A computed fold for a 79-nucleotide RNA from a soil metagenome, annotated as c-di-GMP-I riboswitch aptamer. The sequence is in RNAcentral, with records from MGnify.
RNA sequence: GAAAAAGGCAAACCGGUCGCAAGGCCGGGACGCAAAGCCUAGGGCCGGCUGGAUUUCAGCCGGUAGCCUGGUUGCCGAA
Numbered sequence: 001g002a003a004a005a006a007g008g009c010a011a012a013c014c015g016g017u018c019g020c021a022a023g024g025c026c027g028g029g030a031c032g033c034a035a036a037g038c039c040u041a042g043g044g045c046c047g048g049c050u051g052g053a054u055u056u057c058a059g060c061c062g063g064u065a066g067c068c069u070g071g072u073u074g075c076c077g078a079a
Base pairs, nucleotide, nucleotide: 001076008033009032013028014027015026016025017024018023031066037072038071039070041069042068043067044064045063046062047061048060049059050058051057052056
């Protein structure tokens, strides 16, 4: 993939908890999702620290797979 059917995930927000933070996890909750299953390899964005510098640049560490690319696995299924 079909204005089909089965099944799935769960944004914002709220409560709890962990973290300096970005944010994660659990419960509630559904904005959406055909890989919104899994993997930070490349780019983007976000946070912390250090240095230069003066409002941006570099390095290191971390976050985001529901930002994109890439890799990998996979449910249903007519014409």